[in-house]
RNAcentral holds the full RNA, with entries from ENA, Greengenes and SILVA. This is a predicted structure of a 495-nucleotide part of an RNA (small-subunit ribosomal RNA, 5' domain) from an uncultured bacterium. The prediction has a mean pLDDT of 82.
Context: one part of a larger RNA
RNA sequence: GACGAACGCUGGCGGCGUGCUUAACACAUGCAAGUCGAGCGGUAUGUAGAAAUACAUAUAGCGGCGGACGGGUGAGUAACGCGUGAGCAAUCUGCCUCUGUCAUCGGGAUAACAUUUAGAAAUAGGUGCUAAUACCGAAUAAGACCACGAUGCGGCAUCGCAUUGGGGUAAAAAGGUUACUGGACAGAGAUGAGCCCGCGUCCCAUUAUGGUAGUUGGUGAGGUAACGGCCCACCAAGCCGACGAUGGGUAGCCGGCCUGAGAGGGUAAACGGCCACAUUGGAACUGGGAUACGGUCCAAACUCCUACGGGAGGCAGCAGUGGGGAAUAUUGGGCAAUGGAGGAAACUCUGACCCAGCAACGCCGCGUGAAGGAUGAAGGUUUUCGGAUUGUAAACUUCUGUCGCGAGGGAUGAAGAAUGACGGUACCUCGUAAGAAAGCCCCGGCAAACUACGUGCCAGCAGCCGCGGUAAUACGUAGGGGGCGAGCGUUGUCC
Numbered sequence: 001g002a003c004g005a006a007c008g009c010u011g012g013c014g015g016c017g018u019g020c021u022u023a024a025c026a027c028a029u030g031c032a033a034g035u036c037g038a039g040c041g042g043u044a045u046g047u048a049g050a051a052a053u054a055c056a057u058a059u060a061g062c063g064g065c066g067g068a069c070g071g072g073u074g075a076g077u078a079a080c081g082c083g084u085g086a087g088c089a090a091u092c093u094g095c096c097u098c099u100g101u102c103a104u105c106g107g108g109a110u111a112a113c114a115u116u117u118a119g120a121a122a123u124a125g126g127u128g129c130u131a132a133u134a135c136c137g138a139a140u141a142a143g144a145c146c147a148c149g150a151u152g153c154g155g156c157a158u159c160g161c162a163u164u165g166g167g168g169u170a171a172a173a174a175g176g177u178u179a180c181u182g183g184a185c186a187g188a189g190a191u192g193a194g195c196c197c198g199c200g201u202c203c204c205a206u207u208a209u210g211g212u213a214g215u216u217g218g219u220g221a222g223g224u225a226a227c228g229g230c231c232c233a234c235c236a237a238g239c240c241g242a243c244g245a246u247g248g249g250u251a252g253c254c255g256g257c258c259u260g261a262g263a264g265g266g267u268a269a270a271c272g273g274c275c276a277c278a279u280u281g282g283a284a285c286u287g288g289g290a291u292a293c294g295g296u297c298c299a300a301a302c303u304c305c306u307a308c309g310g311g312a313g314g315c316a317g318c319a320g321u322g323g324g325g326a327a328u329a330u331u332g333g334g335c336a337a338u339g340g341a342g343g344a345a346a347c348u349c350u351g352a353c354c355c356a357g358c359a360a361c362g363c364c365g366c367g368u369g370a371a372g373g374a375u376g377a378a379g380g381u382u383u384u385c386g387g388a389u390u391g392u393a394a395a396c397u398u399c400u401g402u403c404g405c406g407a408g409g410g411a412u413g414a415a416g417a418a419u420g421a422c423g424g425u426a427c428c429u430c431g432u433a434a435g436a437a438a439g440c441c442c443c444g445g446c447a448a449a450c451u452a453c454g455u456g457c458c459a460g461c462a463g464c465c466g467c468g469g470u471a472a473u474a475c476g477u478a479g480g481g482g483g484c485g486a487g488c489g490u491u492g493u494c495c
Base pairs, nucleotide, nucleotide: 001494002493003492005491006490007489008488009487012366013365014364015363016362017361018359019358020324025322026321027320029319030318031317034065035064036063039062040061042059043058044057045056046055047054048053072277073276074275081201082200083199084198085197087195088194091193092192096189097188098187099186100185101184102183104138105137106136107135113128114127115126116125117124118123144169145168146167148165149164150163151162152161153160154159174181175180202249203248204247210240211239212238215237216236217235218234219233220232222230252274253273254272255271256267257266258265259264279300280299281298282297283296302313303312304311305310330356332355333354334353338352339350340349341348342347369399370398371397372396379390380389381388382387404432405431406430407429408428409427413422439484440483441482442481443480444465445464446463450479451478452477453476454475460467461466
């Protein structure tokens, strides 16, 4: 000098930030991911009507898109995890943009619903009916893909690109207020992702005649979007290591942040990028994308319900509770803005976000009055009893109105009509009245600041040196003084 700090004493206001560093301990309750009726059949309610029916609203279900983003945490990880620089002639990419082409003909189911069975429930099963942009079959096939050829060009070894031949394989979906929105194939782009490599990345050698058997390499099959012992069969015996292998400990990495003249050292809160994780361990499914925090299955521990047969759950989302701890906040408001999901849209959802609340936790700003005022009042302290000091300090006079209080007006943020949680807030005007608002540490030297009394190696102080045993500027109190100031000290940690 710095801090996500804590503790002690004290505490007026505002702005902007920050706020479980410990138990990745356990969690009551509410909310945090839905949306689309312009994909579909039903059901319910309402309106009109005598009724058929029409319209509107709502929606459990089928279907689509989204739940892989956003939000949290840092347990694990010493690793191509991260950083940086290259590569993929070894790759994928929903939604979005652009370009070209196409959308023909059919079929059978199933949920909902009805009925029924089992069950305490969670739920599961049977029978019957029905729809689709759900599912299936056929047609079409420029280009695409597969294997076999031909020609040309190029490169980086395997090879790549373009043109071309005849074979084989694979498409589609409609809705609609008629504006349009969707569907299929192919190509290009954008974005996102995957993989490989060079270099860098903590401590211990009291971890070394060390480590390794899918281990190192080859051939062949499999698998993947893709390369690869990724996996498998066979063959060979390799591969790593004092340039630190292997083992052990510790740790998310970085931009940054703190310090320092720099070199360097420390650190990894908030904000941003990457990674990993979601009670613990394992697994796949769906999907463009997950081995999926608020999905599924299995196992385990724990908690809860139970009719004892069986079931339910996962706050390292936002609040909040218990616990741990020196220590860390509200079970708040709003989708007005920014952004996200769905939708043609209206809109719905959004504890992302924007705000408010709490905390001197930090930084910054303002205030607690200003000017005049000597008889140097009283009181206090001290004294050599003359005085000195507190001290222009107060009283008193004049003034101001930050802040406070009262009243009136009142935003920007909203774009194009509408729409403002914050908020009757900020701010402006008027009135009022010095009224509510100063402490903390220190005064032996380092180091700015001294006397009196008490105590008497006691009580105590102390960062170091050291003070205290009868005149202590070092302990305690008082007066005075010094420093900083809504803070001041102490402790801890880093430079």